[in-house]
Predicted 3D model of RNase P RNA and transfer RNA as a complex of 438 nucleotides.

RNA sequence: AGAUGGCCGGAUGGCCGCGGCGCCCCGCAAGGGGUGUCGAGGAAAGUCCGGGCUCCACGGAAACACGGUGACGGAUAACAUCCGCCGGGGGCGACCCUAGGGAUAGCGCCACAGAAAUCAAACCGCCGAUGCCUUCGGGCAGGUAAGGGUGAAACGGUGCGGUAAGAGCGCACCGCGCGAGCGGCAACGCAAGCGGCAUGGCAAGCCCCACCGGGAGCAAGACCAAAUAGGGACGGCAUGUAAUCUGUUUCCGGAUAGCCGUCCGGGUAGGUCGCGCGAGGCAGCAGGCAACUGCUGUCCCAGAGGAAUGGCCAUCCAUCCGCGGUCACGCGGGGGACAGAACCCGGCUUACAGGCCAUCU
RNA sequence: GCCGGCUUAGCUCAGUUGGUAGAGCAACUGAUUUGUAAUCAGUAGGUCGCGGGUUCGAACUCCUGCAGCCGGCACCA
Numbered sequence: 001a002g003a004u005g006g007c008c009g010g011a012u013g014g015c016c017g018c019g020g021c022g023c024c025c026c027g028c029a030a031g032g033g034g035u036g037u038c039g040a041g042g043a044a045a046g047u048c049c050g051g052g053c054u055c056c057a058c059g060g061a062a063a064c065a066c067g068g069u070g071a072c073g074g075a076u077a078a079c080a081u082c083c084g085c086c087g088g089g090g091g092c093g094a095c096c097c098u099a100g101g102g103a104u105a106g107c108g109c110c111a112c113a114g115a116a117a118u119c120a121a122a123c124c125g126c127c128g129a130u131g132c133c134u135u136c137g138g139g140c141a142g143g144u145a146a147g148g149g150u151g152a153a154a155c156g157g158u159g160c161g162g163u164a165a166g167a168g169c170g171c172a173c174c175g176c177g178c179g180a181g182c183g184g185c186a187a188c189g190c191a192a193g194c195g196g197c198a199u200g201g202c203a204a205g206c207c208c209c210a211c212c213g214g215g216a217g218c219a220a221g222a223c224c225a226a227a228u229a230g231g232g233a234c235g236g237c238a239u240g241u242a243a244u245c246u247g248u249u250u251c252c253g254g255a256u257a258g259c260c261g262u263c264c265g266g267g268u269a270g271g272u273c274g275c276g277c278g279a280g281g282c283a284g285c286a287g288g289c290a291a292c293u294g295c296u297g298u299c300c301c302a303g304a305g306g307a308a309u310g311g312c313c314a315u316c317c318a319u320c321c322g323c324g325g326u327c328a329c330g331c332g333g334g335g336g337a338c339a340g341a342a343c344c345c346g347g348c349u350u351a352c353a354g355g356c357c358a359u360c361u
Numbered sequence: 362g363c364c365g366g367c368u369u370a371g372c373u374c375a376g377u378u379g380g381u382a383g384a385g386c387a388a389c390u391g392a393u394u395u396g397u398a399a400u401c402a403g404u405a406g407g408u409c410g411c412g413g414g415u416u417c418g419a420a421c422u423c424c425u426g427c428a429g430c431c432g433g434c435a436c437c438a
Base pairs, nucleotide, nucleotide: 001361002360003359004358005357006356007355008354010316011315012314013313014312015311016310018039019038020037021036022035023034024033025032026031041338045349046348048347049346050345051344052343053217054216055215056214058253059252060251061250062249063248064247066213067212068211069210070209072084073083074082075081086100087098088097089096090095101208102207106206107205108202109201110200123148124147125144126143127142130141131140132139133138156174157173158172159171160170161169175197176195177194178193181190182189183188221273222272223271224270231264232263233262234261235260236259237258243256244255245254266437267436268435280299281298282297283296284295285294286293287292317336319334320333321332322331323330324329362434363433364432365431366430367429368428371386372385373384374383380417388404389403390402391401392400410427411426412425413424414423
């Protein structure tokens, strides 16, 4: 100088205040007072994934559609998360990045430029050995893809030989494809040998393959209470082999007796539950490279409604500025980021002043 | 709290197999008129909300992360 991982994100005391719960006192009650205890976060946020929970009365099967995921092995309740490992890329290195199946199933696209954007083709150029013509300079037919040029991308690269000029035409090395055998649970790695190169790119275009997924969400939903007009219009289906039953269709069972949708109109804007003991926190031990898991001990740790968790003072801590000083330091002043639970949990992403620790280059 | 939609010129909006971004109104300049309006001719004006990725190439109904704005919802009968 840098890389990675983890942690904190002001501390203590005093005074005043706020919310929940318990207890005590006063009061018929409404309520008031006292006291004890608890009281935001690493992201409580975005609502991007995965679950719990609740409802759609419900169960089963198949097909289709839609959405998602994508090397391999594992962790987990589950995941698009995490761990390990493999391949590719970057860095001197610690290490970092990686939506990483299939382009030989098929379709589609590749603008402009360029001869040609993929069954092939030739603008400039090179050659003109062969055939023909010739005024003997050469020209035409024809050959070629080495070189130039276009483009993001041009049908392997370098060298030697070869040739009229050239060309995997031949050879060596590299790349590519197939690959006996060996190692690994696997992805994959090493690789004898073979092939003269045959299959350019895009799948975060359609699609194919494999796997996963029913929908809605605590304003879900349950109970109590109050009030009103158990109303009206339109539309769909059916009147019993129907209709509806949470993506669609079909089938089997089952439930309802009329069902469903949109709009207008009427009433209430109250209470209780859901609602916090949980995939819970901390410590130790054991297993595992790790994610994580198991056992033991210990702790109870916000919650209510538009919704509390704050303010002041003193001292200290980190840091900044000014002055003084050779340094150590002293004095004065400023000043503490992002942000605010709303059913809960596991992740991801985003915001964040500043600081600490460990390992490594 | 939950769910859904939108963002393109000053304003209102178009913009499909991804290939250099347009219309109307408004603005400005000129002509016409004594002058103005109307009319005619012309001109300028764009980080396609912002960042990253895929792709040779992105305003894209390609993917993803943020920002801003708008809308909907309770219960009874």

Notes:
Rfam match: Bacterial RNase P class A.